[in-house]
């Protein structure tokens, strides 16, 4: 200089949960925590996971309203409403976006045994 991560040494960095903001959403800042981590430093280049504002289309369940059928109730039918809507399907999606603490790959980097 490299490669190697055993013993150390000074350190770093921060999962999950909370709390605030930002996003439609995955997430992401920030505090407080610390699962863990020899690059859990940076990079969206390949790969893999993950999101989906928004347009369509359909019209179930409970009601709710009237109408006929039943001697009454209850039950039956069917039609409106709920519908600028839950759910479900289509399409956006060969796309945008996240995510390097999911793999690789590139770039930098402390300390020290052999």
């Nucleotide at each position: 200089u490299c490669c190697c991560g055993a013993c150390a040494a000074a350190g770093g960095c921060a999962a999950a949960g909370c709390u605030g903001g930002c996003a439609a959403a995955a997430g992401u800042c920030a505090g407080c925590g610390a699962c863990g981590c020899a690059a859990a430093g940076c990079c969206a280049c390949g790969g893999g996971u993950c999101c989906u504002c928004g347009c369509c289309u359909c019209c179930u369940c409970c009601g709710c309203g009237a109408c006929g059928c039943c001697u009454c109730c209850c039950g039956c039918g069917a039609c409106g409403c709920c519908a600028c809507g839950a759910a479900g399907g289509g399409c956006c999606c060969c796309a945008a976006g996240a995510u390097c603490g999911c793999c690789g790959g590139g770039c930098u980097g402390c300390c020290a045994c052999u």